[in-house]
This is a predicted structure of a 127-nucleotide RNA (TPP riboswitch aptamer (THI element)) from an Alphaproteobacteria bacterium. The sequence was found by an Rfam model in a public genome assembly. The coordinates come from a structure-prediction model, not an experiment, and the mean pLDDT is 77. The source organism's lineage runs through Bacteria, Pseudomonadati, Pseudomonadota and Alphaproteobacteria.
RNA sequence: CAUUAGUCCCAGGGGUGCUUCGCAAGAGGCUGAGAUUUGUCUGUUUUCAUGUUGAGUGAGGAAGCGGCAAAAUCCCUUCGAACCUGAUCCGGUUAGUGCCGGCGUAGGAAGGGAAUGACGAGCCGUU
Repeated sequence: CAUUAGUCCCAGGGGUGCUUCGCAAGAGGCUGAGAUUUGUCUGUUUUCAUGUUGAGUGAGGAAGCGGCAAAAUCCCUUCGAACCUGAUCCGGUUAGUGCCGGCGUAGGAAGGGAAUGACGAGCCGUU
RNA backbone atom coordinates (compact mmCIF):
# COMPACT_ATOMS: atom_id res chain seq x y z
C1' C A 1 0.00 0.00 0.00
C1' A A 2 -4.63 -2.55 1.47
C1' U A 3 -7.18 -8.48 -0.14
C1' U A 4 -3.70 -7.82 -4.02
C1' A A 5 -1.33 -14.03 -1.84
C1' G A 6 -3.32 -19.10 -2.12
C1' U A 7 -7.57 -22.66 -4.23
C1' C A 8 -11.08 -23.86 -8.23
C1' C A 9 -13.33 -22.94 -13.25
C1' C A 10 -13.07 -21.00 -18.15
C1' A A 11 -9.82 -18.39 -21.64
C1' G A 12 -5.25 -16.74 -23.66
C1' G A 13 0.43 -15.72 -24.45
C1' G A 14 5.41 -17.84 -24.91
C1' G A 15 10.12 -20.73 -25.43
C1' U A 16 12.43 -25.27 -27.15
C1' G A 17 19.52 -23.64 -27.13
C1' C A 18 24.92 -25.27 -26.84
C1' U A 19 27.95 -29.63 -27.19
C1' U A 20 30.42 -35.15 -27.44
C1' C A 21 30.27 -40.11 -29.77
C1' G A 22 28.04 -42.40 -34.10
C1' C A 23 27.38 -43.94 -41.48
C1' A A 24 22.64 -43.72 -39.51
C1' A A 25 19.20 -45.01 -35.96
C1' G A 26 20.32 -43.35 -31.60
C1' A A 27 23.06 -42.77 -26.81
C1' G A 28 25.29 -38.98 -23.60
C1' G A 29 26.99 -34.02 -21.31
C1' C A 30 25.90 -28.26 -19.76
C1' U A 31 22.45 -24.44 -18.00
C1' G A 32 17.44 -23.90 -16.75
C1' A A 33 10.81 -23.98 -14.46
C1' G A 34 10.98 -25.91 -19.32
C1' A A 35 15.59 -27.35 -24.45
C1' U A 36 9.97 -32.99 -25.97
C1' U A 37 7.09 -35.61 -29.81
C1' U A 38 4.75 -35.30 -34.45
C1' G A 39 2.97 -33.38 -39.10
C1' U A 40 3.40 -30.42 -43.49
C1' C A 41 5.83 -27.47 -47.55
C1' U A 42 10.30 -29.71 -53.23
C1' G A 43 11.58 -23.13 -50.11
C1' U A 44 17.08 -24.42 -50.45
C1' U A 45 21.33 -27.99 -50.80
C1' U A 46 22.42 -32.88 -51.79
C1' U A 47 20.46 -37.96 -53.31
C1' C A 48 17.59 -41.02 -56.64
C1' A A 49 14.77 -41.44 -61.22
C1' U A 50 13.90 -39.43 -66.09
C1' G A 51 15.94 -36.69 -70.14
C1' U A 52 19.06 -35.73 -77.06
C1' U A 53 22.19 -37.65 -70.58
C1' G A 54 21.44 -30.68 -72.32
C1' A A 55 17.73 -27.30 -70.23
C1' G A 56 14.50 -29.05 -67.16
C1' U A 57 10.86 -32.41 -64.65
C1' G A 58 9.42 -35.76 -60.70
C1' A A 59 10.15 -38.02 -55.69
C1' G A 60 8.55 -35.20 -48.44
C1' G A 61 7.21 -43.69 -48.24
C1' A A 62 15.19 -40.15 -50.02
C1' A A 63 18.36 -37.03 -46.39
C1' G A 64 19.89 -32.36 -44.08
C1' C A 65 18.75 -27.23 -43.27
C1' G A 66 14.83 -23.76 -43.27
C1' G A 67 9.50 -21.99 -43.10
C1' C A 68 4.68 -23.10 -41.12
C1' A A 69 1.32 -25.88 -37.91
C1' A A 70 -0.37 -29.24 -33.93
C1' A A 71 0.17 -31.82 -29.24
C1' A A 72 2.58 -32.48 -24.43
C1' U A 73 5.49 -30.38 -20.38
C1' C A 74 6.80 -25.96 -18.03
C1' C A 75 6.34 -20.79 -17.23
C1' C A 76 3.50 -16.29 -17.72
C1' U A 77 -1.33 -13.13 -18.14
C1' U A 78 -1.08 -5.52 -17.15
C1' C A 79 1.82 -4.57 -9.57
C1' G A 80 2.99 -8.02 -16.89
C1' A A 81 11.91 -9.49 -17.28
C1' A A 82 6.94 -15.40 -19.19
C1' C A 83 8.57 -14.02 -23.92
C1' C A 84 9.98 -10.86 -28.39
C1' U A 85 12.90 -6.57 -30.68
C1' G A 86 17.45 -4.05 -30.19
C1' A A 87 21.20 -8.49 -31.45
C1' U A 88 25.45 -11.59 -36.38
C1' C A 89 25.05 -5.98 -29.71
C1' C A 90 28.73 -4.94 -25.35
C1' G A 91 31.77 -7.01 -21.10
C1' G A 92 32.95 -11.62 -18.66
C1' U A 93 33.12 -16.93 -18.42
C1' U A 94 33.16 -21.70 -20.73
C1' A A 95 34.37 -27.51 -24.20
C1' G A 96 30.41 -24.45 -26.08
C1' U A 97 26.03 -21.61 -25.71
C1' G A 98 21.36 -15.73 -23.54
C1' C A 99 26.01 -19.68 -19.35
C1' C A 100 26.45 -14.74 -16.15
C1' G A 101 25.88 -9.52 -16.26
C1' G A 102 24.81 -4.98 -19.10
C1' C A 103 21.37 -3.12 -22.43
C1' G A 104 16.47 -2.35 -19.03
C1' U A 105 13.08 3.56 -15.17
C1' A A 106 14.24 1.18 -23.49
C1' G A 107 10.20 -0.33 -27.19
C1' G A 108 6.56 -4.24 -27.38
C1' A A 109 3.74 -8.30 -25.06
C1' A A 110 -1.54 -12.32 -23.36
C1' G A 111 -7.78 -11.86 -18.44
C1' G A 112 -12.22 -12.87 -16.76
C1' G A 113 -15.21 -15.25 -12.94
C1' A A 114 -16.46 -17.95 -8.21
C1' A A 115 -16.10 -19.58 -3.26
C1' U A 116 -13.46 -19.59 1.21
C1' G A 117 -10.75 -16.83 4.59
C1' A A 118 -8.59 -13.54 8.13
C1' C A 119 -5.70 -8.88 11.05
C1' G A 120 -3.43 -12.98 8.97
C1' A A 121 -1.75 -13.83 3.52
C1' G A 122 0.69 -10.59 -0.55
C1' C A 123 3.73 -6.43 -2.76
C1' C A 124 7.20 -2.29 -1.99
C1' G A 125 10.80 0.21 1.15
C1' U A 126 14.27 0.32 5.40
C1' U A 127 17.38 -2.15 9.10